A computed fold for a 118-nucleotide RNA from a Hyphomicrobiaceae bacterium, annotated as Glycine riboswitch aptamer. The coordinates come from a structure-prediction model, not an experiment, and the mean pLDDT is 80. The sequence was found by an Rfam model in a public genome assembly. The source organism's lineage runs through Bacteria, Pseudomonadati, Pseudomonadota, Hyphomicrobiales and Hyphomicrobiaceae.
RNA sequence: UUGAUCCCUGCGGGAGAGAUCGUGCUGUUUGAAAUUUUCGAACAGAGUGGCGCCGAAGGAGCAACCGCCCCAGCUAAAUGACGGGAAACUCUCAGGCAAAAAGGACCGCAGGAAGAUG
Numbered sequence: 001u002u003g004a005u006c007c008c009u010g011c012g013g014g015a016g017a018g019a020u021c022g023u024g025c026u027g028u029u030u031g032a033a034a035u036u037u038u039c040g041a042a043c044a045g046a047g048u049g050g051c052g053c054c055g056a057a058g059g060a061g062c063a064a065c066c067g068c069c070c071c072a073g074c075u076a077a078a079u080g081a082c083g084g085g086a087a088a089c090u091c092u093c094a095g096g097c098a099a100a101a102a103g104g105a106c107c108g109c110a111g112g113a114a115g116a117u118g
Base pairs, nucleotide, nucleotide: 001118005114007112008111009110010109011108012107013106018051020050021049022048023047025045026044027043028042029041030040031039032038033037052097053096054095058093059091060090061089065084066083067082071080072079
């Protein structure tokens, strides 16, 4: 000097799936009773139980292929078991399921810190 590759930060884009059923709590509004409280209704919020779903935080599984100390097998070549081994595939543990907010693999731009190789 080049700069494969990985990480961090900021900005922008970014999908899918129940406005599901029940239940108690909190708050707001409101009606009736009655006596400063009780009962009911509506809405909102975060929980919790059930059923149904999604996959793009995270996590997990594996094909070709490669290896094979030990075990089996073979001795021409192997091979089995075992180990390594990818994803946007698969699983659905976690997470998520109206809008909004949050999250969000991945993509683009900018900046920062490392840095193989030449």